[in-house]
RNA sequence: AUCCGAUAAUGGCAAACUUGCUGAAAGGCAAGGACGCAAAGCUACAGGGUCUAAUGUUCACGCGAACGAUGACAGCCUGGCUGCCGAU
Numbered sequence: 001a002u003c004c005g006a007u008a009a010u011g012g013c014a015a016a017c018u019u020g021c022u023g024a025a026a027g028g029c030a031a032g033g034a035c036g037c038a039a040a041g042c043u044a045c046a047g048g049g050u051c052u053a054a055u056g057u058u059c060a061c062g063c064g065a066a067c068g069a070u071g072a073c074a075g076c077c078u079g080g081c082u083g084c085c086g087a088u
Stems, first nucleotide, its partner, number of pairs: 004086002012037002017032006035075001041081003046078003049073003056067004
């Protein structure tokens, strides 16, 4: 140094839910709150997957329906980059 990871230390993040703001929605942000996390740090222009469906297209034309990412998710998986600590 790599790998590895504890009933250690120092710190860190924060699911559900609630409130407010934002967004067409999914979602995001802030505050509260902790289910969990050794990368729950970054990467969605690395690949797969998932969610939404506004604009648009087609159908219907009374309501509407289908398709569709250019919108999202890194706390879905794999990969890439970076990083704290150090029992056995």
The prediction has a mean pLDDT of 89. c-di-GMP-I riboswitch aptamer, 88 nucleotides, folded computationally. Rfam family: c-di-GMP-I riboswitch aptamer. Rfam's curators write: GEMM was predicted in a large-scale screen for bacterial structured RNA regulatory elements. It was read from a public genome assembly, where an Rfam model found it.